[in-house]
Context: one part of a larger RNA
RNA sequence: CCUUCGUUAAGGAACUCGGCAAAAUUGCCCCGUAACUUCGGGAGAAGGGGUGCCUCAUUAGGGUGUAUGCCCAAAGAGGUUGCAGUGAAUAGGCCCAAGCGACUGUUUACCAAAAACACAGGUCUCUGCUAAGACGUAAGUCGAUGUAUAGGGGCUGACGCCUGCCCGGUGCUGGAAGGUCAAGGGGAAAUGUUAGGAUUAUUCCAAAGCAUUGAACUUAAGCCCCAGUAAACGGCGGCCGUAACUAUAACGGUCCUAAGGUAGCGAAAUUCCUUGUCGGGUAAGUUCCGACCUGCACGAAUGGCGCAACGACUUGGGCACUGUCUCAACGAAGGACUCG
Numbered sequence: 001c002c003u004u005c006g007u008u009a010a011g012g013a014a015c016u017c018g019g020c021a022a023a024a025u026u027g028c029c030c031c032g033u034a035a036c037u038u039c040g041g042g043a044g045a046a047g048g049g050g051u052g053c054c055u056c057a058u059u060a061g062g063g064u065g066u067a068u069g070c071c072c073a074a075a076g077a078g079g080u081u082g083c084a085g086u087g088a089a090u091a092g093g094c095c096c097a098a099g100c101g102a103c104u105g106u107u108u109a110c111c112a113a114a115a116a117c118a119c120a121g122g123u124c125u126c127u128g129c130u131a132a133g134a135c136g137u138a139a140g141u142c143g144a145u146g147u148a149u150a151g152g153g154g155c156u157g158a159c160g161c162c163u164g165c166c167c168g169g170u171g172c173u174g175g176a177a178g179g180u181c182a183a184g185g186g187g188a189a190a191u192g193u194u195a196g197g198a199u200u201a202u203u204c205c206a207a208a209g210c211a212u213u214g215a216a217c218u219u220a221a222g223c224c225c226c227a228g229u230a231a232a233c234g235g236c237g238g239c240c241g242u243a244a245c246u247a248u249a250a251c252g253g254u255c256c257u258a259a260g261g262u263a264g265c266g267a268a269a270u271u272c273c274u275u276g277u278c279g280g281g282u283a284a285g286u287u288c289c290g291a292c293c294u295g296c297a298c299g300a301a302u303g304g305c306g307c308a309a310c311g312a313c314u315u316g317g318g319c320a321c322u323g324u325c326u327c328a329a330c331g332a333a334g335g336a337c338u339c340g
Base pairs, nucleotide, nucleotide: 001335002334003333004332005331006330007329008328010326011325014324019321027051028050029049030048031047036041038158052080053079054078055077056076061072062071063070064069081085093319094318095317096316097315098314099313100311101310105117106116121156122155123154124153125152126151127150133142134141135140159306160305161304162303164236165235166234169233170232171229172228173227174226175225178224179223180222184218185217189213190212191211192210193209196205197204198203237255238254239253240252241251264298265295276292277291278290279289280288
């Protein structure tokens, strides 16, 4: 010096990203216990007191029950000892405020346990049974020996109060008048070939058959079209003026849109400017709490706002406590070092 421990004057978080680590608390009995609350909780809240041994005493009382027996056992009075009596060991630190997630659970086997996932509850949608959906080439199987109070899928995520406007785009559902439209049907017509005919003898015309093309017409879904639908995907404005101080604008004008963000919340896990401004807390606070609203760029089941209980979650503050620190010291064991 390293590891693991023990103790420490005075101070007591001044340490540090952060009380990380350590210390403190700890059993049992008694007293006592707030806000808030979903009335269950919160709660072991918090905060106090007691605790050994001896005598009364074979205590009262209880159990057993043929026991002058055995066992359990408060409460009280008196006494006594130590620094110290759950005498060693095992055995909650607590409180206040805020964020997120309701909760118990689950997860990155081997750097993340969480605010992520799940969840009960809510809602939308599909499915009438040979169900929808899924696996499989198929047979077949699951769904289910179930039957819409059932099963599949999506979103949200206890509970409370709620969930505004937009269907123009995309999607889905419904509609069928018209437009478009495939194969198929249909076969007008054209072309090739040549019996034949015409002819200046090398050209023209050309039936049937065969072959190759092939117009009109007919024709489903879909698309166009017409409606509905947002707890479907999604979206939810700009400029100018105006009140008897100023400021501001309940009010008016105008442009655009499918409609222009309602309630609630708001410098927020969201705020760039920003350490916004004011208040609180501190001697001093880029964090924290309460407000304001100028929301760069909150907002209502990609849910909004609250919320008791809960959390090895995150943030701020306090009490207690301490070698975290001021600032280090001493001691113990095992290493390190020497020999082997």

Predicted 3D model of a 340-nucleotide part of an RNA (large-subunit ribosomal RNA, domain IV) from Orenia marismortui DSM 5156. Rfam family: Bacterial large subunit ribosomal RNA. The organism belongs to Orenia marismortui, within Bacteria. The prediction has a mean pLDDT of 87.